Annotation: A computed fold for a 293-nucleotide RNA from an Alphaproteobacteria bacterium, annotated as Bacterial RNase P class A. The organism belongs to Alphaproteobacteria, within Bacteria.
[in-house]
RNA sequence: UCAGAUGGGCAGGACAUAGCUGACCGCAAGGCCAGAGGAAAGUCCGGACACCGUGGGACAGCAUAGCGGCUAACGGCCGCGCGGGGCGACCCGACGAUCAGAGCAACAGAGACGAGCCGGUUAAGUCCGGUUGAAACGGGCAAUCUCUAUGCGGUGCAACUUCAAAUAGGCCCCCUUUAACAGUCCCAGUUUGGGGGCGGGUAGAAGGCUUCAGCUUUGCAGUAAUGUAAAGUUUAGAUUAAUUAUGUCCACCAGAAAUGGUACAGAAUCCGGCUUAUCGCCCAUCUGAGCUU
Numbered sequence: 001u002c003a004g005a006u007g008g009g010c011a012g013g014a015c016a017u018a019g020c021u022g023a024c025c026g027c028a029a030g031g032c033c034a035g036a037g038g039a040a041a042g043u044c045c046g047g048a049c050a051c052c053g054u055g056g057g058a059c060a061g062c063a064u065a066g067c068g069g070c071u072a073a074c075g076g077c078c079g080c081g082c083g084g085g086g087c088g089a090c091c092c093g094a095c096g097a098u099c100a101g102a103g104c105a106a107c108a109g110a111g112a113c114g115a116g117c118c119g120g121u122u123a124a125g126u127c128c129g130g131u132u133g134a135a136a137c138g139g140g141c142a143a144u145c146u147c148u149a150u151g152c153g154g155u156g157c158a159a160c161u162u163c164a165a166a167u168a169g170g171c172c173c174c175c176u177u178u179a180a181c182a183g184u185c186c187c188a189g190u191u192u193g194g195g196g197g198c199g200g201g202u203a204g205a206a207g208g209c210u211u212c213a214g215c216u217u218u219g220c221a222g223u224a225a226u227g228u229a230a231a232g233u234u235u236a237g238a239u240u241a242a243u244u245a246u247g248u249c250c251a252c253c254a255g256a257a258a259u260g261g262u263a264c265a266g267a268a269u270c271c272g273g274c275u276u277a278u279c280g281c282c283c284a285u286c287u288g289a290g291c292u293u
Base pairs, nucleotide, nucleotide: 001289002288003287004286005285006284007283008282009281010280012250013249014248015247016246017245018244020035021034022033024031025030037264041275042274044273045272046271047270048269049156050155051154052153061152062151063150064149065148066080067079068078069077070076081095082093083092084091085090096147097146101145102144103141104140113138114137117130118129119128120127160207161206162205163204170198171197172196173195174194175193179191180190181189214233215232216231217230218229219228220227221226251262252261253260254259
């Protein structure tokens, strides 16, 4: 210098003007502060939380699968072993069991899963050999069923809780006869009308909602994942869904210039993972090759 491996990080910035959502201050006008992500995504795993269910056991179903460890938990992560790939740094693994049972084996080959077949041989399936193929009689495949071990109740914040309108309907009370009901009248009753009350649900409103297995730094224990201690810490909480728009300057990239570009993407109960998308870069450690001294 070039080509790579692993781990980590950034995700344009500043100012001005106008606006949106929320907290606080103010009688008000208004002021002031905060306001998307590393994946907020896919909803694929695991939990918290809420409600419902739940006598015990077994079967079925689903998931996982070397050994040990971490964790709230996991199908995640870490360490080691084994197998495969790479010159290497490293990467990948669908790594329990084939004497419990069943099933399967392309092409080639005379013959392919059950003992038979082909050639020779012998008193006799008695003995010997068999060019193909991954495999020729003893085995292979569990990413075919199966067996073994372990785990798993269901539904998801539209969970769930509280307050609660109009209209219609329900129950109770009162009034008037407004009217009707048995041939007439009175009382009572029923229906109807008016008024009042109660209760359930809906619209709507509020809680759940963001303090947390939180984040940052340092020390200690541990190979590591991780645990622990101390110090610091303002860090979205909307509900049809705010987090924006415009202008100027600067930064980087392309271009001779004008100018253009700066990715993927958009919170919806929260958290731990995995997977996928991502312009342009930066940092650390390591590997291979070439060159110079």
Rfam family: Bacterial RNase P class A. Rfam classes the family as a ribozyme. The coordinates come from a structure-prediction model, not an experiment, and the mean pLDDT is 77. It was read from a public genome assembly, where an Rfam model found it.